[in-house]
Context: one part of a larger RNA
RNA sequence: GGACGAACGCUGGCGGCGUGCUUAACACAUGCAAGUCGAACGAUGAGCCAGGGCUUGCCCUGGGGAUUAGUGGCGAACGGGUGAGUAACACGUGGGCAACCUGCCCCUGACACUGGAAUAACUCCGGGAAACCGGGGCUAAUACCGGAUAUGAACCUCGUUGGCAUCUUCGAGGUUGGAAAGUUUUUCGGUCAGGGAUGGGCCCGCGGCCUAUCAGCUUGUUGGUGGGGUAAUGGCCUACCAAGGCGACGACGGGUAGCCGGCCUGAGAGGGCGACCGGCCACACUGGAACUGAGACACGGCCCAGACUCCUACGGGAGGCAGCAGUGGGGAAUAUUGCGCAAUGGGCGAAAGCCUGACCCAGCAACGCCGCGUGUGCGAUGAAGGCCUUCGGGUCGUAAAGCACUUUUCUGAGGGAUGAGCAAGGACAGUACCUCAGGAAUAAGUCUCGGCUAACUACGUGCCAGCAGCCGCGGUAAAACGUAGGAGACUAGCGUUAUCC
Numbered sequence: 001g002g003a004c005g006a007a008c009g010c011u012g013g014c015g016g017c018g019u020g021c022u023u024a025a026c027a028c029a030u031g032c033a034a035g036u037c038g039a040a041c042g043a044u045g046a047g048c049c050a051g052g053g054c055u056u057g058c059c060c061u062g063g064g065g066a067u068u069a070g071u072g073g074c075g076a077a078c079g080g081g082u083g084a085g086u087a088a089c090a091c092g093u094g095g096g097c098a099a100c101c102u103g104c105c106c107c108u109g110a111c112a113c114u115g116g117a118a119u120a121a122c123u124c125c126g127g128g129a130a131a132c133c134g135g136g137g138c139u140a141a142u143a144c145c146g147g148a149u150a151u152g153a154a155c156c157u158c159g160u161u162g163g164c165a166u167c168u169u170c171g172a173g174g175u176u177g178g179a180a181a182g183u184u185u186u187u188c189g190g191u192c193a194g195g196g197a198u199g200g201g202c203c204c205g206c207g208g209c210c211u212a213u214c215a216g217c218u219u220g221u222u223g224g225u226g227g228g229g230u231a232a233u234g235g236c237c238u239a240c241c242a243a244g245g246c247g248a249c250g251a252c253g254g255g256u257a258g259c260c261g262g263c264c265u266g267a268g269a270g271g272g273c274g275a276c277c278g279g280c281c282a283c284a285c286u287g288g289a290a291c292u293g294a295g296a297c298a299c300g301g302c303c304c305a306g307a308c309u310c311c312u313a314c315g316g317g318a319g320g321c322a323g324c325a326g327u328g329g330g331g332a333a334u335a336u337u338g339c340g341c342a343a344u345g346g347g348c349g350a351a352a353g354c355c356u357g358a359c360c361c362a363g364c365a366a367c368g369c370c371g372c373g374u375g376u377g378c379g380a381u382g383a384a385g386g387c388c389u390u391c392g393g394g395u396c397g398u399a400a401a402g403c404a405c406u407u408u409u410c411u412g413a414g415g416g417a418u419g420a421g422c423a424a425g426g427a428c429a430g431u432a433c434c435u436c437a438g439g440a441a442u443a444a445g446u447c448u449c450g451g452c453u454a455a456c457u458a459c460g461u462g463c464c465a466g467c468a469g470c471c472g473c474g475g476u477a478a479a480a481c482g483u484a485g486g487a488g489a490c491u492a493g494c495g496u497u498a499u500c501c
Stems, first nucleotide, its partner, number of pairs: 001501003006497005013372006019365002021330001026328003030325003035074003040071002043068001048063006081283003091207007100200002105196007113147004122137006153176007162167001209255003216246003221243008258280004262273004285306004308319004336362001338361001340359001344358001345356004375405004385396004410438006419428001445490005450471003456485005466473002
């Protein structure tokens, strides 16, 4: 000198764009953050329409279907948060899978025949303070279970092609298992097989912290065989066999740490960092385990244990903000319990649409960057006043006053968007912006002045009070302390502190 997610002191007019718990991965009141589909299904059946009875505002029947608890489907594994753990194939980069999976989406081929038994809802009964639970009965489906069919698929045997060993292409034979309707005008769906796309899984080479005051480490350890398990390779697991494997090119241990694109600095080489934004990983009160599913070992799912909090009729239950706001606490320190789904995107739905604290916006904070303003021109008897003075004067100083203007800002009024790609539909927002009126009106500070280092006098104090980045000032004329006048620098900021280069 530059930088910052900064803080502190003094000061503070406006706008645009960004950014805002770095500390306690501390504990959380309250509200919201994941639902949707009645065109899968049985029920429920409001307003309304028609007919009838009529005690004239009620009842019955039929149509129609608003509404939804339940069964079922899809989603809930995305999106959002955090950085605790992790020195590791976690990440980056380059490869491999002849060792793999992939719902929804796209393409191609084939098919959708025929049956059955239940169960929630509902009703009846019972238990419980509650959370909720048990029993009897009835019922539906795109829920569940059989049988038939096989273009093909999986496995085994034989021949054949290719290769890199396990293998693989093609042909023949044997065994095995699937489907669901709704609307019917279309549409949307279902099953099997092959391919694609997308997303993942696994393996390998190389690369990136400190410490030797850590020198030896290892028994599923290293390899093999058989078996199990997985979508899949593999000590991943297991039985047996062998005795191996790693290490001064730093094993093992300890400390620290999410990694990268990037950011800061620097002429570069390098050094430091990993906030915001993007990619990957890990985690979801702490520890463990699985279920469902195409996908989880699952933040707002389940089970067990633990700590903590709450309810209780003491028998038993409920909970998890490292989602968005917000509270307490910690701290030098970090915001609103806001508006809206109008846009972009996501889930469901045929659609209308519903949901969406993702997101778009608004609020707060000079926290940062950028821009603008606090007026312009003229104006000397160099007014008054302050300060200094050799008492002549000098300086603040064209500065003020005064005169003539201007209106960026400001205030008031009127108009008023783009963002919405057929029409309608805008949270922001009566905002940005435009026009008119008013009136210099609403708007300057901070630090420094001994040298480094731009900028000096007076008074007070008297090694006191104090200053200080280094050298050093202060003990009676202090340009170094305090105040005043003046000056210098930067400017809605200025200075200090911490950290990095």

The prediction has a mean pLDDT of 85.
This is a predicted structure of a 501-nucleotide part of an RNA (small-subunit ribosomal RNA, 5' domain) from an uncultured bacterium.
It matches the Rfam family "Bacterial small subunit ribosomal RNA". Gene Ontology terms of the family: structural constituent of ribosome and ribosome.